[in-house]
Context: one part of a larger RNA
RNA sequence: UGUCAUGGUAUCUGACGGGAACGUUCGUAUAGUACGAGAGGAACUACGAAUGGUGGCCACUGGUGUACCGGUCGUCCGGAAGGGCGCUGCCGGGCAGCCACGCCACACGGGGUAAGAGCUGAAUGCAUCUAAGCUCGAAACCCACCUGGAAAAGAGAUACCGCUGAGGUCUCUCGUAGAAGACGAGUUCGAUAGACUCGGGGUGUACGCACCGAGGUAACGAGGUGUUCAGCCCGCGAGAACUAAACGACCGAAG
Numbered sequence: 001u002g003u004c005a006u007g008g009u010a011u012c013u014g015a016c017g018g019g020a021a022c023g024u025u026c027g028u029a030u031a032g033u034a035c036g037a038g039a040g041g042a043a044c045u046a047c048g049a050a051u052g053g054u055g056g057c058c059a060c061u062g063g064u065g066u067a068c069c070g071g072u073c074g075u076c077c078g079g080a081a082g083g084g085c086g087c088u089g090c091c092g093g094g095c096a097g098c099c100a101c102g103c104c105a106c107a108c109g110g111g112g113u114a115a116g117a118g119c120u121g122a123a124u125g126c127a128u129c130u131a132a133g134c135u136c137g138a139a140a141c142c143c144a145c146c147u148g149g150a151a152a153a154g155a156g157a158u159a160c161c162g163c164u165g166a167g168g169u170c171u172c173u174c175g176u177a178g179a180a181g182a183c184g185a186g187u188u189c190g191a192u193a194g195a196c197u198c199g200g201g202g203u204g205u206a207c208g209c210a211c212c213g214a215g216g217u218a219a220c221g222a223g224g225u226g227u228u229c230a231g232c233c234c235g236c237g238a239g240a241a242c243u244a245a246a247c248g249a250c251c252g253a254a255g
Stems, first nucleotide, its partner, number of pairs: 007161006016148004022052008035040001053106005061100004068093005073086005095235001109143003116136004167251004172186004192244003196239004200234004208227005215220001
């Protein structure tokens, strides 16, 4: 763009496609049974597990975590405080997110057949699975299962709204989405984002002050204790309109 030369919003159908979404092995019971003189020694079936693969997830465990917190060395900012630089200077931790080394799921069954096994049965008074007919029979095929899919030109269906104008787009606040488009949430009849408070979490007890403090005539003084489960920080949650989602613009169905 098309799909009735009337527009739209939802929800479906499922022609036709994709998938290996499952594969393998072991154990227990069957059973020391069937079988076999003995030696030895199964299976159908049920259950449990392991491993390879596939899809998903992050409560746990673990990795990362150049958001963050702390320790410490050299040097510079005169000293302190607080910082810059040195691979994130190095080191110790670490939320969310992402991930695996972690966790979960990945049947049964049905149908038609192949090789093959048969039934009935003539040609050929017998026989013969085949010629007519019929029953079985595979990890393969088709369904079942997961998934795409009205551009399926035989271009589908249902409900509702609408030209008294339904609906949509731009702008704006954003993210369960994201290369750009797209997709989704919201726009004051509002919790969409920020700020704030609280909760939860990370680090590990801040600066300052007081006291103690080896040593020193003294000045000074590493460090310790208390104030302090502190200080600092948060991509998490809740509450609550304080700030910003303003004012608006445009498209839109043929007489």
Molecule: large-subunit ribosomal RNA, domain VI
Organism: Halomicrobium sp. HArcel3